[in-house]
RNA sequence: AAGUAAGGUUUCUAGGGUUCCGCAGUAUAACUUACUGGUCUGGUCCGAGGGAGGCCCACGGAUAUUAUUCCGUGAACACACGGAGGGAAAAAAGCCCGGGAGGU
Repeated sequence: AAGUAAGGUUUCUAGGGUUCCGCAGUAUAACUUACUGGUCUGGUCCGAGGGAGGCCCACGGAUAUUAUUCCGUGAACACACGGAGGGAAAAAAGCCCGGGAGGU
């Protein structure tokens, strides 16, 4: 200086905003509906390479008796500091660009 490698999938959480719901306010005699508000705790929604589990792997046991399902123990899971800027058919983010640029 260059190259290769660090599995996939799913659930949840940190976090995120405001399309919908809810909540609050305003308008209306009232109902209804509309508008405004995320500097509204929330539900829906998005959501981690560097956060936490499950499954996909092996062995043993139970059930079933073609199958399959459940329980248990393990294996694998090394390491991982990280902008700015841009992207998204609600919008934003630890999402994506990105184990990037850069740094050690």